[in-house]
Context: one part of a larger RNA
RNA sequence: ACGAACGCUGGCGGCAUGCUUAACACAUGCAAGUCGAACGGGAUCCGGGGCUUCGGCCCCGGUGAGAGUGGCGGACGGGUGAGUAACGCGUGGGAACCUGCCCAGUGGUGGGGAAUAACCGCGGGAAACUGCGGCUAAUACCCCAUACGCCCUUGGCCUUGCGCCCGGGGGAAAGAUUCAUCGCCAUUGGAGGGGCCCGCGUCGGAUUAGGUAGUUGGUGGGGUAAUGGCCUACCAAGCCGGCGAUCCGUAGCUGGUCUGAGAGGAUGAUCAGCCACACUGGGACUGAGAUACGGCCCAGACUCCUACGGGAGGCAGCAGUGGGGAAUAUUGGACAAUGGGCGCAAGCCUGAUCCAGCAAUGCCGCGUGAGUGAAGAAGGCCUUAGGGUUGUAAAGCUCUUUCGCCCGCGACGAUGAUGACGGUAGCGGGAGAAGAAGCCCCGGCUAACUCCGUGCCAGCAGCCGCGGUAAUACGGAGGGGGCUAGCGUUGUUC
Numbered sequence: 001a002c003g004a005a006c007g008c009u010g011g012c013g014g015c016a017u018g019c020u021u022a023a024c025a026c027a028u029g030c031a032a033g034u035c036g037a038a039c040g041g042g043a044u045c046c047g048g049g050g051c052u053u054c055g056g057c058c059c060c061g062g063u064g065a066g067a068g069u070g071g072c073g074g075a076c077g078g079g080u081g082a083g084u085a086a087c088g089c090g091u092g093g094g095a096a097c098c099u100g101c102c103c104a105g106u107g108g109u110g111g112g113g114a115a116u117a118a119c120c121g122c123g124g125g126a127a128a129c130u131g132c133g134g135c136u137a138a139u140a141c142c143c144c145a146u147a148c149g150c151c152c153u154u155g156g157c158c159u160u161g162c163g164c165c166c167g168g169g170g171g172a173a174a175g176a177u178u179c180a181u182c183g184c185c186a187u188u189g190g191a192g193g194g195g196c197c198c199g200c201g202u203c204g205g206a207u208u209a210g211g212u213a214g215u216u217g218g219u220g221g222g223g224u225a226a227u228g229g230c231c232u233a234c235c236a237a238g239c240c241g242g243c244g245a246u247c248c249g250u251a252g253c254u255g256g257u258c259u260g261a262g263a264g265g266a267u268g269a270u271c272a273g274c275c276a277c278a279c280u281g282g283g284a285c286u287g288a289g290a291u292a293c294g295g296c297c298c299a300g301a302c303u304c305c306u307a308c309g310g311g312a313g314g315c316a317g318c319a320g321u322g323g324g325g326a327a328u329a330u331u332g333g334a335c336a337a338u339g340g341g342c343g344c345a346a347g348c349c350u351g352a353u354c355c356a357g358c359a360a361u362g363c364c365g366c367g368u369g370a371g372u373g374a375a376g377a378a379g380g381c382c383u384u385a386g387g388g389u390u391g392u393a394a395a396g397c398u399c400u401u402u403c404g405c406c407c408g409c410g411a412c413g414a415u416g417a418u419g420a421c422g423g424u425a426g427c428g429g430g431a432g433a434a435g436a437a438g439c440c441c442c443g444g445c446u447a448a449c450u451c452c453g454u455g456c457c458a459g460c461a462g463c464c465g466c467g468g469u470a471a472u473a474c475g476g477a478g479g480g481g482g483c484u485a486g487c488g489u490u491g492u493u494c
Base pairs, nucleotide, nucleotide: 001492002491004490005489006488007487008486011366012365013364014363015362016361017359018358019324024322025321026320028319029318030317033072034071035070038069039068045062046061047060048059049058050057051056079277080276081275088202089201090200091199092198093197094196097194098193099192102190103189104188105187106186107185108184109183110144111143112142113141119134120133121132122131123130124129150170151169152168153167155165156164157163158161175182176181177180203249204248205247210240211239212238215237216236217235218234219233220232221231222230252274253273254272255271256267257266258265259264279300280299281298282297283296302313303312304311305310330356332355333354334353338352339350340349341348342347369399370398371397372396379390380389381388382387403435405430406429407428408427409426413421438483439482440481441480442479443464444463445462449478450477451476452475453474459466460465
């Protein structure tokens, strides 16, 4: 010094922190939605009208649930540290790249078409779900036109470059509405973000000395947003290594944190940056972005449902459960603030977040009273029996009221509205010393000594060592020392 634990003890508040072990298995709830100003539609209810066999039905207007197509988001945020000794991280450079939303600029937004879900009808299935037929819309899908810039390319020019010119080829769009906006397409630049490459640095073992066949390089080709053995065919035989290759073990890295005068050593909880992972292994799809924690497919282990035909699941999200463990919290409140997604907005969603709850786990602050009070009371302990000590300590007397308690008022955080926290913080009033002290130690190191008990027993102990009949070292008592809502012990680091 600590993310600590254990023992004894425990009044209050503020701010922090809280599964270090089984990346063990998980009941239940919640944690990612949103848009009707993209679209077809429309349950329900309300009002009016008509019909009625009083069951209800139909029409008009309004309301607009659930579901569906489509768009954006689900690649962020949140968790964990298994793996990884690596361009993973840190730092400094580099060239062959991508980038939705955002910002700035330029140009455009013309014409046409075919479907499909929802819905209706008929089926299958225990369920999950699903088949066939029919209808329909769009900012969903397709075609045509146009496009100097964008892509490919013949040729030419020079200042030889990521250049310019001419020609050829190819490629686009979508509308909505409350009528002024929001969109859409192409393209240039920016911002921010990301992919890639390199120098240097980054634990232990030589009782690991050789390692390597796409291996090292080249050419042609493929692939990617992009360089590259990234992949492939052929050619060459290289490449790495005692400045430690390869192998084995261990480990996420950093800013930092702890310690120390520093150098250094140790460490990597919380907070922040990067990386990796999401039951285990593999794979791609969609997309600007993933090889995707709460998406898909396959295999495996495990769990659950089943009508035995077949299906469903993944807390290393927030709570919570079992288990493991010395050990680590509530199945709480709110979107009020900050931030995020969607939306023109109103708003909706948000276990991010902000708060509350639990825990002396830590740090900091405060309190448990103050003054006076000697017949130095009683009691305890010691005693040379005179006394000494506990000790101004108590009682008594005089005060005060922090914190806590009771009553009342009552915020900031919010800018016009909006406050979970919260009737909280704070303020005013009231009662009353009232409700609030322990733990360890006293042989030396090391601050603090006597009596009794015990008799190498019982026990103590960090080291030296104590105990065998006067033990300041064991146990108790009185007294004393230290720290104090803590005090000791254990563990670990310097």
Model confidence (mean pLDDT): 85 of 100.
Small-subunit ribosomal RNA, 5' domain from an uncultured bacterium, 494 nucleotides, folded computationally.
The RNAcentral record of the full RNA draws on ENA and SILVA.